The RNA shown here (transfer RNA) has 71 nucleotides and comes from a Patescibacteria group bacterium. Rfam family: tRNA. Rfam classes the family as a transfer RNA. The coordinates come from a structure-prediction model, not an experiment, and the mean pLDDT is 80. The organism belongs to Bacteria candidate phyla, within Bacteria. The sequence was found in a public genome assembly.

RNA sequence: UCGGGGGUCGUCUAAUGGUAGGACAGCAGGUUUUGGUCCUGUUAAUCGGGGUUCGAUUCCCUGCCCCUGAG
Numbered sequence: 001u002c003g004g005g006g007g008u009c010g011u012c013u014a015a016u017g018g019u020a021g022g023a024c025a026g027c028a029g030g031u032u033u034u035g036g037u038c039c040u041g042u043u044a045a046u047c048g049g050g051g052u053u054c055g056a057u058u059c060c061c062u063g064c065c066c067c068u069g070a071g
Base pairs, nucleotide, nucleotide: 001070002069003068004067005066006065007064010024011023012022013021018054026042027041028040029039030038047063048062049061050060051059
């Protein structure tokens, strides 16, 4: 420099254009003599910019970062 893949709650992982969900973690409560386990509730995220669309995590353009292949 060129090709391919990827970037979503604190972490991991879904969402084939229509309310961004789940698990763990955190917080609050219940249970327990205490802790743990278990139960209930709750907080919390789409890498940046632009475009298409009634509507974008999703499609298009561009930038940044990570992984990988080639030279």